Model confidence (mean pLDDT): 83 of 100. A computed fold for a 71-nucleotide RNA from Loxodonta africana, annotated as transfer RNA. Taxonomically the source falls in Loxodonta (Eukaryota, Eumetazoa, Mammalia, Proboscidea). It matches the Rfam family "tRNA". By type it is a transfer RNA. Rfam describes the family as follows. Transfer RNA (tRNA) molecules are approximately 80 nucleotides in length. The RNAcentral record of the sequence draws on Rfam.
RNA sequence: GCAAUGGUGGUUCAGUGGUAGAAUUCUCACUUCCCAUAUGGGAGACCCAGGUUCGAAUCCUGGCCAAUGCA
Repeated sequence: GCAAUGGUGGUUCAGUGGUAGAAUUCUCACUUCCCAUAUGGGAGACCCAGGUUCGAAUCCUGGCCAAUGCA
């Protein structure tokens, strides 16, 4: 330099155009003599810019970052 892949709560991952989910984490309540466990509530995210569309995390283009192959 070229090609293909990925970027989503603090962390690990889902999500094939129509309300962004799970586990874990933190926090509050409950339970207990205390701790742990269990139960319920709450907090927390779509890498950036543009385009297509009634509607984009999702499709397209460019950029940034990560890892892979070729040179």